This is a predicted structure of a 345-nucleotide RNA (Bacterial RNase P class A) from Salinilacustrithrix flava. The gene name in the source record is rnpB. The RNAcentral record of the sequence draws on ENA. The organism belongs to Salinilacustrithrix, within Bacteria. The coordinates come from a structure-prediction model, not an experiment, and the mean pLDDT is 77. Rfam family: Bacterial RNase P class A. Gene Ontology terms of the family: ribonuclease P activity, dimeric ribonuclease P complex and tRNA processing. Rfam classes the family as a ribozyme.
């Protein structure tokens, strides 16, 4: 000196011009003008956990249903911090995935291939000790030889994500943990660390029985619901009611009918407004652009090694009831931490 990794802190700045949009004043006037002021973020994102606001629902308890799920520790929680156990990337620093419980409660399920898909299975392959069936031999105990009918074998080969450990040497008719030795893994005992998930070492037992709980289940822990489109308030038109007032039925009265040709009142609440709401603010949604200079940064000339120029360019995102907390995104340069390569002492 490069490269890279983790973690923090930053989120260009000034001016002139042309917009938006909300509130105040003044004018023309009911829509513009002008002047003045305010006008996005660390995350406004995700809606994960809490509180406020509104409604709704509620005696208690249980089922029901839903979430969550290695271990310690902080935390009301969401989440963080350090650990573990099995994987994946990287030379490294790091990065990153999954996570109670399946002989020792049950039960489901594995398409397609393939002879079997689970305390499994004989398609090709081997073999045919034992039995059988042919032949031939014999000292009549049987003994050779062939057949592949009965039947044996999961070593090998095909099928598949998976086929019931792996090498190796004995053993077999052939072959198998069927015996042995190693190794692997399960279960066990005993020791040792560690608070714990866990990990080390060392004996034993042929036990080798495997996967999917994001299938149902069991275990344990949490858990009122909906959300500003919540709601709340004013209220045309329309329709209903009621009362009056006309008309009809009747010889009258009640009663019953009708009524864009009529008044009134009560309720409800459509179309709408208004509030909730806020020194940014909501109405389908303003907060924006251009040019100059500066600032950091890449690239490219010139160069008297002081600098000049010219291009290029500034992330992740953007409010919608409000607050707090978490969580995720963030280019470049800036700080620290570390890790790899090269030099150079």
């Nucleotide at each position: 000196u490069g490269a890279g990794u983790c973690g923090g802190a930053c989120c260009g700045g000034u001016g002139a011009c042309c917009g938006c949009g909300g509130c105040c004043g003044c004018c023309c006037c009911c829509g513009g003008g002008u002047g003045g002021u305010c006008g996005a973020g660390g995350a406004a994102g995700g809606u994960c956990g809490g509180g406020g606001c509104u409604c709704c629902a509620c005696a208690g308890a249980g089922c029901a249903g839903a979430g969550c799920g290695c271990u310690g520790g902080c935390g009301a929680g969401a989440g963080c911090c350090a650990g573990g156990a099995c994987g994946g990337g990287g030379c490294g620093a790091c990065c990153u995935g999954u996570c109670g419980g399946u002989u020792c409660a049950g039960g489901g399920c594995a398409a397609c291939a393939g002879a079997g898909a689970g305390a499994a299975g004989a398609c090709c392959g081997c073999c045919g000790a034992u039995g059988g069936c042919c032949g031939g031999g014999u000292c009549c105990g049987c003994c050779c030889g062939g057949c592949a009918c009965a039947g044996g074998u999961g070593a090998g080969g095909g099928u598949g994500a998976a086929a019931c450990g792996g090498u190796g040497c004995g053993g077999u008719a052939a072959g198998a943990g069927c015996g042995c030795a190693c190794c692997a893994g399960c279960g066990u005992c005993g020791g040792g660390g560690g608070c714990g998930a866990c990990c080390c070492c060392g004996g034993c037992g042929g036990c080798u029985c495997g996967g999917c709980a994001a299938c149902c289940c069991c275990c344990g822990c949490u858990c009122g619901g909906a959300g500003c489109a919540a709601g709340g308030c004013c209220a045309a038109g329309c329709g209903u009611g009621c009362c009056g007032c006309g008309g009809g039925u009747u010889g009258c009265u009640c009663g019953c009918c009708c009524g864009a040709u009529c008044g009134g009142c009560c309720a409800g609440g459509u179309g709408g407004g208004c509030c909730g709401c806020a020194c940014a603010g909501a109405u389908g949604g303003a907060u924006g652009g251009u040019c100059a200079c500066c600032c950091a940064c890449g690239g490219g000339g010139c160069g008297u090694c002081a600098g000049c120029c010219c291009c290029g360019g500034g992330a992740c995102a953007g409010a919608a009831c409000c607050c707090c907390g978490c969580c995720u995104a963030c280019a470049a340069g800036c700080c620290g931490g570390c890790u790899c390569a090269c030099c150079a002492u």